RNA sequence: CCAGACGGCCGGAUGGCCGCCGUCGGGCCGGGCCUCGGCCCGGUCCGGGGGAGGAAAGUCCGGGCUCCACUGAAACACGGUGCCGGGUAACGCCCGGCGGGGGCGACCCCAGGGAAAGUGCCACAGAGAGCAGACCGCCGGCCCGCGGCCUCGGCCGCCGGCCGGCAAGGGUGAAAGGGUGCGGUAAGAGCGCACCGCGCCCCCGGCGACGGGGGCGGCACGGUAAACCCCACCGGGAGCAAGACCAAGUAGGGGCGGCCGGCUUCGGCCAGGCGGGUUUCCGCGCCGCCGCCCGGGUAGGUCGCGCGAGGCGUCCGGCAACGGGCGUCCCAGAUGAAUGGCCAUCCCCCGGCCUCCGGGCCGGGGACAGAACCCGGCUUACAGGCCGUCUGGCGCC
Numbered sequence: 001c002c003a004g005a006c007g008g009c010c011g012g013a014u015g016g017c018c019g020c021c022g023u024c025g026g027g028c029c030g031g032g033c034c035u036c037g038g039c040c041c042g043g044u045c046c047g048g049g050g051g052a053g054g055a056a057a058g059u060c061c062g063g064g065c066u067c068c069a070c071u072g073a074a075a076c077a078c079g080g081u082g083c084c085g086g087g088u089a090a091c092g093c094c095c096g097g098c099g100g101g102g103g104c105g106a107c108c109c110c111a112g113g114g115a116a117a118g119u120g121c122c123a124c125a126g127a128g129a130g131c132a133g134a135c136c137g138c139c140g141g142c143c144c145g146c147g148g149c150c151u152c153g154g155c156c157g158c159c160g161g162c163c164g165g166c167a168a169g170g171g172u173g174a175a176a177g178g179g180u181g182c183g184g185u186a187a188g189a190g191c192g193c194a195c196c197g198c199g200c201c202c203c204c205g206g207c208g209a210c211g212g213g214g215g216c217g218g219c220a221c222g223g224u225a226a227a228c229c230c231c232a233c234c235g236g237g238a239g240c241a242a243g244a245c246c247a248a249g250u251a252g253g254g255g256c257g258g259c260c261g262g263c264u265u266c267g268g269c270c271a272g273g274c275g276g277g278u279u280u281c282c283g284c285g286c287c288g289c290c291g292c293c294c295g296g297g298u299a300g301g302u303c304g305c306g307c308g309a310g311g312c313g314u315c316c317g318g319c320a321a322c323g324g325g326c327g328u329c330c331c332a333g334a335u336g337a338a339u340g341g342c343c344a345u346c347c348c349c350c351g352g353c354c355u356c357c358g359g360g361c362c363g364g365g366g367a368c369a370g371a372a373c374c375c376g377g378c379u380u381a382c383a384g385g386c387c388g389u390c391u392g393g394c395g396c397c
Base pairs, nucleotide, nucleotide: 001393002392003391004390005389006388007387008386009385010384012346013345014344015343016342017341018340020051021050023048024047025046026045027044028043029042030041031040032039033038053368057379058378060377061376062375063374064373065239066238067237068236078235079234080233081232082231083097084096085095086094087093098112099110100109101108102107113230114229118228119227120224121223122222135170136169137166138165139164140163141162142161143160145158146157147156148155149154178196179195180194181193182192183191197219198217199216200215201214202213203212204211205210243303244302245301246300253294254293255292256291257290258289259288261270262269263268272287273286274285275284276282310329311328312327313326314325315324316323317322347366348365349364350363351362352361353360354359
């Protein structure tokens, strides 16, 4: 210098002007209470201080908090998790390891328990896909034909057919009942042997996953559990529109008092008013009025609501995740929902032009996205930039 791996961080800066939302202090105005000293609420003005994110997002996982249900424990069902050890309030998250796979390497990826408890499935191709199978092939025997040799008895080679043996080679497939080599054989084959793999047993190391070594076994036990299933562990439900409090107007409910036509045996009966459509009539419909008080709900308002598994700095323990001590700070709380707009200078990126190769000028652009009860994670989106550690290659000293 080029190519790459991993980890961390920033994500426009400064100034001016005009605005927005909380909070604190003060002035003024209005209202309420009052023990007349004041206190509380609302509005407005001035001043101080604060005001989005690394993901505020998706709402996927774990919790806090709130209400409901159950209030012993276990089992069953359902859902989730799944190598080992540790961290944590907890987790499906994180850290450190183990095993397997990939890369020359830094490093990266893995739903990574159990397939000798049982069941199911293994498409297409292929002869055969589960206690498998013989298509081509290899080898032996017999028969027919052809050719060659001949000591005329036979022998050898080739083509075809039949009967057997084999599983080495070819072929199919994701996968074909261990792999490589030597021996062996008619040809072959764990048939025999060595090494590797696999299974069982023992020893050693490690908390453990697991690793190393030795012996035995000739190989039995294919794959699939993000198929049922088995094993171990975990799990009540709903969510801040949770939930709690204050509380109009109107309608409806209840209580008390007053005024109410007549009769009454207090059960009612007859009248009456309004309406149906203007009168009579009616198997028609509705019916006390006023005042005060009480309680439930609604609109509206208040709380929940930000001091918290909190931020920053430093020291100690730990490989690390993380934990502990000390010091210091208070840091958004809206509810049609604030956190913005304009200008100037600078910064970064892109394009064009000029160049005395130092740069200058002009134009355009500056991402993804925005709290809504709060935390811990994961995942996804993101213009551009910075820092650190490491790997491979090339060049120079």